[in-house]
RNA sequence: UGAGUAAGUCAGAUAAUCGCAGAUACAGUGCCGAAAGGCCGUAUGUGAGGAAAGUCCGGGCUCCACAGGGCAAGGGUGCCGGGUAACUCCCGGUGAAGGUGACUUCAAGGAAAGUGCAACAGAGAUAUACCGCUUAAGUGUAAUGCUUAAAACAUUAUUCUUGAGUAAGGGUGGAAAGGUGAGGUAAGAGCUCACCAGCGGCAUGGCGACUUGCCGGACUAUGUAAACCCCAUCCGGAGCAACACCGCAGAGGGACAUAUUGGCGGCCCGUCAGUCCCGGGCAGGUGGCUUGAGCCAUUCAGAAAUGUCUGGCCUAGAUAGAUGAUUAUCGGAUACAGAACCCGGCUUAUAGACUUACUCAUGUA
Numbered sequence: 001u002g003a004g005u006a007a008g009u010c011a012g013a014u015a016a017u018c019g020c021a022g023a024u025a026c027a028g029u030g031c032c033g034a035a036a037g038g039c040c041g042u043a044u045g046u047g048a049g050g051a052a053a054g055u056c057c058g059g060g061c062u063c064c065a066c067a068g069g070g071c072a073a074g075g076g077u078g079c080c081g082g083g084u085a086a087c088u089c090c091c092g093g094u095g096a097a098g099g100u101g102a103c104u105u106c107a108a109g110g111a112a113a114g115u116g117c118a119a120c121a122g123a124g125a126u127a128u129a130c131c132g133c134u135u136a137a138g139u140g141u142a143a144u145g146c147u148u149a150a151a152a153c154a155u156u157a158u159u160c161u162u163g164a165g166u167a168a169g170g171g172u173g174g175a176a177a178g179g180u181g182a183g184g185u186a187a188g189a190g191c192u193c194a195c196c197a198g199c200g201g202c203a204u205g206g207c208g209a210c211u212u213g214c215c216g217g218a219c220u221a222u223g224u225a226a227a228c229c230c231c232a233u234c235c236g237g238a239g240c241a242a243c244a245c246c247g248c249a250g251a252g253g254g255a256c257a258u259a260u261u262g263g264c265g266g267c268c269c270g271u272c273a274g275u276c277c278c279g280g281g282c283a284g285g286u287g288g289c290u291u292g293a294g295c296c297a298u299u300c301a302g303a304a305a306u307g308u309c310u311g312g313c314c315u316a317g318a319u320a321g322a323u324g325a326u327u328a329u330c331g332g333a334u335a336c337a338g339a340a341c342c343c344g345g346c347u348u349a350u351a352g353a354c355u356u357a358c359u360c361a362u363g364u365a
Stems, first nucleotide, its partner, number of pairs: 001361010012330007020047002023044004030039003049336001053347002056345005061239004068269004074235005079093005094108001095106004109230002114228002116224003130170002132166007140158006178196006197220002199216005205210001243287004252278005261273004294313004300307002
C1' cells in the first nucleotide's frame, strides 16, 4: 500500500417560527354530553427503529382459580461446562467440515431394542463374477527342431471350446467386504510385513465432552434416524379485542338443584361453585397505558457471557389512529423503512460514512 476477517458507532445535525399529540401546574365554569366524562386557555417539558418488520422462540402481566397431584395424547430440545426471569438464545470449550490464514458453519444422543429404505445402472447392494488374469484337457493354424523329403513326434506362440482357480486390474454406481507400499503366488488375496484407519483392552491428562500413549491379533459386510422408532429431558389453558370499574337502560320470566349438575383444554383424584333456557338495554366513558428483569457512566469479580458497588437520568402512549411545513448554517446525507401491553432473543431487508483489533500478499528501512 492492497485484499480480507471479527466487533462496534451513526442513521442527518444545530437554531428560529408556525402547526399536530400528550404530561405536569395554574386558571375558568367558557363549550360538548342523557350521564359517566371530555374539550378549550397560559407556562414549562417530552414525542418512532436498528431493525419499530416477520410473529419464529422465551417470558412478565391478566383471567380460568383458593390452588394442585397423576396419567394419556401432542409437541419441543438433543456434544460438554457456564450465563440468564427463561429459551431452540448468549459465552467458552470438545469433535467434525471449509479456508494459506485471521476465522466461519454444524438438524453434534442411539444403527448391538426393533422395523423400513437404498431407485436406476451394474454380474452383484447384508452379495457376486461382466470384461480380464492364471492353469488343465481337447481342437485348428504358424514357426523351429528331427528327417534326402514327407508323415509322425517334440518345443514355442496363438484362435476357439470345456473345466478349475482368482477378486489384485478394468467397467457400472453415491457406495462394491478397510487404505497405501513392499514381499509372496500359477495368477491373486491381510496370504505375510510396515505405516495408517476401525474394533477391543489397559494406562495418562481433564469437572466433562474428549485427549495422548501402549498392547492385541487379522477381530474388519456399508449408508440412512432432516425415515418410523428408542433413550434422556422439558411443557396447564386462553390472551390487552386479557381483565377491571363507571354511566345509560330498566325487564324480567321459567325449569332443575346442594351434587347423580356445572367449571378447572382430554381422563382420574381433588377442589370450587348454583346451573340451564327465553327475553330487554349497551357501537358510551375511564383504567389497564408505560418507573422498567429500564438506560448511561464507573468500581470490583470473571477468560467471556454476565453479575455486583456507587452515582446520574426519566426519554411516545395514539384509539380511524399524533412528528408536518418554512428559513439559515453545516454536511458524506441517504438505503431499509412508522410504536399500539411490555421486555429478552433469533431471522429477514438495508445506501453511505467512521473506529478498533487481527490475517495474508507486496515493497521499503

The RNA shown here (Bacterial RNase P class A) has 365 nucleotides and comes from a Eubacteriales bacterium. A source record names the gene rnpB. NCBI's taxonomy places the organism under Bacteria, Bacillati, Bacillota, Clostridia, Eubacteriales.